[in-house]
The RNA shown here (Glycine riboswitch aptamer) has 99 nucleotides and comes from uncultured Arenicella sp.
RNA sequence: UACCCCUCCAUGGGAGAGUGGCGGCUUAUUUUACUCAGGCUGCCCGCCGAAGGCGCAACGUGCUCGCAACCGCUCAGGCAAAUGGACCGUGGAGAAGAU
Numbered sequence: 001u002a003c004c005c006c007u008c009c010a011u012g013g014g015a016g017a018g019u020g021g022c023g024g025c026u027u028a029u030u031u032u033a034c035u036c037a038g039g040c041u042g043c044c045c046g047c048c049g050a051a052g053g054c055g056c057a058a059c060g061u062g063c064u065c066g067c068a069a070c071c072g073c074u075c076a077g078g079c080a081a082a083u084g085g086a087c088c089g090u091g092g093a094g095a096a097g098a099u
Base pairs, nucleotide, nucleotide: 006094007093008092009091010090011089012088013087018045020044021043022042023041024040025039026038027037046079047078048077052075053073054072055071059066060065
């Protein structure tokens, strides 16, 4: 002291699965009831897997220990849109530090 690697920020992209059923509360409408729509919430069934979490191989090791995932499990999360979203691209910053 660059690129890459690592961390962070911004930005673009980003899958899957029921706008399920029953009920309660609430908002809006001049009032009441019903209904429709939005929001919150309880219970039940079905499903998804790419926040997070958990588990495991080769291999290392000799202690039944370490150890990966987009593989598995679904605790959490999610199943119209929105939000979220592993991961990828672009720009920037920090740290480290070869030569």